[in-house]
Record summary:
Predicted 3D model of a 98-nucleotide RNA (SAM riboswitch aptamer (S box leader)) from Robertmurraya massiliosenegalensis. Of the family's consensus pairs, 90% are formed in the model. The RNAcentral record of the sequence draws on MGnify.
Formats: sequence, C1' cells, structure tokens
RNA sequence: CUUAUCAAGAGUGGUGGAGGGACUGGCCCUUCGAAGCCCGGCAACCGGUAUAACGAAACACGGUGCUAAUUCCAGCAGAUGUAAGUCUGAGAGAUAAG
Repeated sequence: CUUAUCAAGAGUGGUGGAGGGACUGGCCCUUCGAAGCCCGGCAACCGGUAUAACGAAACACGGUGCUAAUUCCAGCAGAUGUAAGUCUGAGAGAUAAG
C1' cells in the first nucleotide's frame, strides 16, 4: 500500500503493584486491586487434517488475534429535525492475509 472484518463470544485463577480505555474532547474502569507476565478461555483470518482432484461444512494440531462498555461515544461530510437527537457514508484506528 491492497483486500476482508470490526452489534456476537471469552476467568469468583496466579503473579504484580498504579494505572488503563490508540490520539483529542467526553464519559468510564481501577487499591472490593490498573498495566504487564503466566495459566485458563473465546473466535476461526492464514496454514494443516479430510479428497483421485477441486472445495463447502467440520476439527482446533500449528501461526496470529482477542478476552469492561458497539472500535465505549463523538471528532469530517450528508439527510432529517424548532431543538435535543436519530440515520447514512467517509476518515482515523485495530486484526488477518498478501
């Protein structure tokens, strides 16, 4: 950079000790214990298994990923509305494969 997905799912565990939810603004979580690490779990993107060959389903063996809140909400544009707000698309971000 390209393509796909992002409304589901996942712990009364151990360790650790103060921060965390990308960024900004909100709003939250946290000493009734944050991040990180270990174990457990979830999912099924890629590989693998299965076939004479192709391949869906399936499995979860390997490579990743994930495990508060829709990607926690909004950030730009449009539609609608007196307004509050609602809806749609983009952008940004995350993950996988190339």